[in-house]
Molecule: RNase P RNA; transfer RNA
Organism: Planctomycetota bacterium
RNA sequence: GGGGCCGGGUAGACGGUCGCGGUCGAAGAAAUUCGGCUGAGGAAAGUCCGGGCGCCGCAGGGCAGGGUGGUGGCUAACGGCCACCGUCGGCAACGAUAGGGAAAGUGCCACAGAAAUUAAACCGCCGUUGGGUUCGCCCGGCGGUAAGGGUGAAACGGUGGUGUAAGAGACCACCGCGGGCGAUGGUGACAUCCCCGGCACGGCAAACCCCACCCGAUGAAAGGCCUAAGAGGGGGGAGGAGCGGCCCGUUCCUUCGAUCCCCGGCUUGGCCGUUGAGGCGGCGGGCGACCGCCGCCCCAGACAAAUGACCGUCCACGACAGAACCCGGCUUAUCGCCCGGCCCCCAUG
RNA sequence: GCCAGCAUAGCUUCAAUUGGCAGAGCACCGCAUUCGUAAUGCGGGGGUUGUGGGUUCGACUCCCACUGCUGGCU
Numbered sequence: 001g002g003g004g005c006c007g008g009g010u011a012g013a014c015g016g017u018c019g020c021g022g023u024c025g026a027a028g029a030a031a032u033u034c035g036g037c038u039g040a041g042g043a044a045a046g047u048c049c050g051g052g053c054g055c056c057g058c059a060g061g062g063c064a065g066g067g068u069g070g071u072g073g074c075u076a077a078c079g080g081c082c083a084c085c086g087u088c089g090g091c092a093a094c095g096a097u098a099g100g101g102a103a104a105g106u107g108c109c110a111c112a113g114a115a116a117u118u119a120a121a122c123c124g125c126c127g128u129u130g131g132g133u134u135c136g137c138c139c140g141g142c143g144g145u146a147a148g149g150g151u152g153a154a155a156c157g158g159u160g161g162u163g164u165a166a167g168a169g170a171c172c173a174c175c176g177c178g179g180g181c182g183a184u185g186g187u188g189a190c191a192u193c194c195c196c197g198g199c200a201c202g203g204c205a206a207a208c209c210c211c212a213c214c215c216g217a218u219g220a221a222a223g224g225c226c227u228a229a230g231a232g233g234g235g236g237g238a239g240g241a242g243c244g245g246c247c248c249g250u251u252c253c254u255u256c257g258a259u260c261c262c263c264g265g266c267u268u269g270g271c272c273g274u275u276g277a278g279g280c281g282g283c284g285g286g287c288g289a290c291c292g293c294c295g296c297c298c299c300a301g302a303c304a305a306a307u308g309a310c311c312g313u314c315c316a317c318g319a320c321a322g323a324a325c326c327c328g329g330c331u332u333a334u335c336g337c338c339c340g341g342c343c344c345c346c347a348u349g
Numbered sequence: 350g351c352c353a354g355c356a357u358a359g360c361u362u363c364a365a366u367u368g369g370c371a372g373a374g375c376a377c378c379g380c381a382u383u384c385g386u387a388a389u390g391c392g393g394g395g396g397u398u399g400u401g402g403g404u405u406c407g408a409c410u411c412c413c414a415c416u417g418c419u420g421g422c423u
Base pairs, nucleotide, nucleotide: 001345002344003343004342005341006340007339008338009337010336012314013313014312015311016310017309018308020039021038022037023036024035025034026033027032041320045331046330048329049328050327051326052325053219054218056216060248061247062246063245065215066214067213068212069211070084071083072082073081074080085099086097087096088095089094100210101209105208106207107204108203109202122149123148124145125144126143127142128141129140130139131138132137157175158174159173160172161171162170176199177197178196179195180194182193183192184191185190223272224271225270226269233263234262235261236260239253240252241251278297279296280295281294282293283292284291285290315318350422351421352420353419354418355417356416359375360374361373363372369406377393378392379391380390381389399415400414401413402412403411
């Protein structure tokens, strides 16, 4: 100098005018007015996971159903995150990884191919034999052979040698594979070494399934309180209901007809739920995710729903996009700019 | 706000199942038939199976993420 990998931050700035929501203060009988303070995001999004909270029936057992799947940690929890292991990709920094079981069982492996799992002789090669011959060879029969060709995504392991009629783990060396209550290191996944076995056991479980672990359902339109209104009106119903998919168990109610279902009628108001696994800073522990202690702060909040418009100056000329119970993640969208770390190549010292 | 489902040719709330050559009807094009048209008969074209990725030898089909549409809940 060139190319690349990873992580973090920011999301126009400043000033002025007008407007809107919330809250505090003042004025006013009230409507309202004036003043101060404050007012979207890193994703507020998708609603894909996990929790808090509320309610249902103690959320207990079994079945069904769903989910997750290397190891060890973090966490309220997770399918998230961190560290490590294995595999794959990259020269490397680094990236990807639904990564348990295919010797429990079932199923599938199209086409091509001789044969697709109790593997398999099409061509070829070799032995033997019959016939023909233009003496080059050609056409058959029987048998051996998985080394070579060909098909395929995949053909009972690969390379080299010994051996053989030709061949073959038939035998040998190395690699690979399988097994070992083997040794060492590691919490562990696993790694390295040693010993044994000539090799048996193709692939697919994001096919059924098996194993281990987890999950009760519902969702702020949850739920609670106050107020107003109306007719506790009509029908159904013997065992029913309480929201679990079913059963057990459990609770409540019952012939004066409840709860429940259908029809009909009335209301269309207010408040709470909304200060939390909270934020910021410092110190300490840990490789890290994260945790502990101390200090400070209250940080949008409605219920038809506020956060906008204009002017001036400057710059790198401004992307995606708008809260609706809350929080932790993931995923997706996003113009640019800034900061930090690392790798490779070339040149020079 | 919460929940469920669907997407295959120009059209059809049409088909395609243990994953193995993407089809049908209408429409379109050509030929035949007719004086000509329609109907009819024969033949033909037309698909990134909504988009992107993954699993698999192989994906309309299985899994994940997005996009669009539809329906339900006071």